Context: one part of a larger RNA
């Protein structure tokens, strides 16, 4: 000095911190969704209509889609957020710098949204199968798909030119038109190409980064150039053909070992040691392998292959991957609830309400660290009994106790309190401004009402009780702070070193008594 662990003990409050070992295997739950203001739709509840039975408010049903909305198309997010540390001695991390790039949502400009088209899920009908599921038929929508038109500050370029996008939805609403659905106008939202930014990512090069020479040579796509390919993007990044090169004693190549850093710990520094928790990069997600989709993955809770393993099975076939938060088994000297809520903080959808979020706030177990609080304080001698002890007088325990006065931290018990975190968010209702044809819809601002706490039986406060429910531990031979009595007799036993014990042991073991530290104190392991 600890991420500890045993051992004896153990009252509180606050605050971090808790599988270091098996990246050993997992039961069960739960950690990723959301959007009806994209889309056909109505399975499920709700409300209203209708019909019908009645037990007079409930049951069936019928039409609709009002509220919503299951299941699916379709966006957008599952590349954040959470884990562990196996691999990796590398441009992986650290720093310093570099050019040949890409960035969904975000902001700032600019121009642009024209007309069409065939399909498909779902639904319905039928068939296969034990199931997971799967096959056919017939039918539909879309901001899903695919054409045409438009086309530059975009690509290409031989400089002539040539190629290259789009989607709608949702609020109001005075004229005019309607096929009454609407258009049209108007706001707000989207999509679409392009330019700049922000932000995030990819790549390259200088320096730094463990031991081992009981590893000395090593390398053929190796090293370099042409041509082609390939990428988002340089480059043997990959291909043909030429050259014959390239790296090493300033340690190559092999082998062992290890994420890497801000840091932490120690120490006067210079060093050493280390890299729990907090943050930044890295690289992994049963092993091993591939891509697909996408702005971004070669994807923890996606796919597909192949392995081992568990699991179902009707033996034909299938399912699964907590190094996500609980949790269980193993291991191990050893590490914790299968809690609560999303109320803040954040992140996804979503115009919003809102959903959802073991991230995150929070509670709970652990004296595992730190840090504060207590176990009472004044007074009190007949120096009481008890106990040790003795030269039997005495002295020690010792103001200690008893008693007497006080207080009331903390506990208990009732009470208030329902603070604070949080209104800046949405609602309601005026009002101004800005938009517009519009007084309306929307935005923005103000003021104005309501309403949101999981911790919570909270902190905090007040009132009453009563010394009460709150001391231990190792040590007393010398280093090293504290002494004497018995017992034991080289026995039984200490012990960190010198070493103690063979009949008077201040060193063993009890007992008084004493030092130390103290809700902890010793023992052992780490490291300076």
């Nucleotide at each position: 000095u600890u991420g500890a662990a045993c051992g004896c003990u153990g009252g509180c409050g606050g605050u971090a911190u808790g599988c270091u070992u098996a990246a050993c295997a997992c039961a069960u739950g739960c950690a990723a969704g959301u959007c009806g203001a994209a889309c056909g739709g109505a399975a499920a509840c709700g409300a209203a209509a209708c019909u019908a039975g009645c037990u007079u408010g409930c049951u069936a049903g019928u039409a609709g889609g009002c509220g919503u909305c299951g299941a699916g198309u379709g966006g957008c997010g599952g590349a954040c957020g959470g884990g562990g540390g196996a691999g990796u001695a590398a441009c992986g991390c650290g720093u310093a710098g570099g050019a040949a790039u890409c960035u969904g949502c975000c902001u700032g400009a600019u121009a642009g949204u024209g007309g069409g088209g065939g399909a498909u899920a779902g639904c319905c009908c039928g068939a296969a199968g034990a199931a997971a599921u799967u096959c056919g038929g017939a039918u539909u929508a879309a901001u899903a798909c695919c054409g045409c038109a438009u086309a530059a500050u975009c690509u290409a370029u031989u400089c002539g030119u040539a190629g290259u996008a789009a989607a709608g939805u949702g609020g109001g609403g005075g004229a005019c038109u309607u096929u009454c659905g609407a258009g049209c106008c108007u706001c707000a939202u989207g999509c679409u190409a392009u330019c700049a930014g922000a932000u995030g990512a990819g790549c390259c090069u200088g320096c730094g980064u463990a031991a081992g020479a009981u590893u000395a040579g090593c390398u053929u796509g190796u090293u370099g150039g042409u041509a082609g390919g390939g990428u988002a993007a340089a480059a043997g990044c990959c291909u043909a053909c030429c050259a014959a090169g390239g790296c090493a004693a300033c340690g190559a190549u092999c082998u062992u070992u290890a994420g890497c850093u801000g840091g932490u710990c120690u120490g006067a520094g210079a060093g050493g040691a280390u890299g729990a928790u907090c943050a930044g990069c890295c690289a992994c997600a049963c092993u091993g392998g591939a891509a697909u989709u996408g702005a971004g993955a070669u994807a923890c809770g996606g796919u597909c292959c192949a392995g081992a393993c568990u699991c179902c099975u009707a033996c034909g076939g299938g399912a699964g991957g907590c190094a996500g938060c609980a949790g269980u088994a193993a291991g191990g000297a050893a590490u914790u609830u299968u809690g609560c809520a999303c109320a803040a903080u954040g992140g996804g959808c979503g115009a919003a309400a809102g959903c959802c979020u073991g991230a995150u706030g929070c509670a709970g177990c652990a004296a595992c660290g730190c840090c504060g609080c207590g176990u009472g304080a004044u007074u009190g001698a007949u120096g009481a009994a008890g106990u040790u002890u003795u030269u039997a007088g005495g002295a020690a325990u010792g103001u200690a106790a008893a008693a007497a006065u006080c207080u009331g931290u903390c506990g208990u018990a009732a009470g208030g309190g329902a603070a604070g975190a949080a209104a800046u968010g949405u609602u309601u209702c005026a009002g101004a401004u800005g938009u517009u044809a519009a007084u309306a819809c929307c935005a923005u601002c103000u003021g104005u009402u309501a309403u949101u706490g999981a911790c919570g039986g909270u902190a905090c406060c007040u009132u009453a009780c009563a010394a009460g429910a709150a001391a231990g531990c190792a040590c007393c031979g010398g280093c090293u702070a504290a002494c004497u009595u018995c017992g034991u007799g080289c026995c039984a036993g200490c012990a960190g070193c010198c070493g103690c014990g063979g009949u008077a042991a201040u060193a063993c073991g009890a007992g008084g008594g004493g030092u130390g530290c103290u809700a902890g104190c010793g023992u052992u392991g780490u490291c300076c």
Predicted 3D model of a 528-nucleotide part of an RNA (small-subunit ribosomal RNA, 5' domain) from an uncultured bacterium. The full RNA is in RNAcentral, with records from ENA.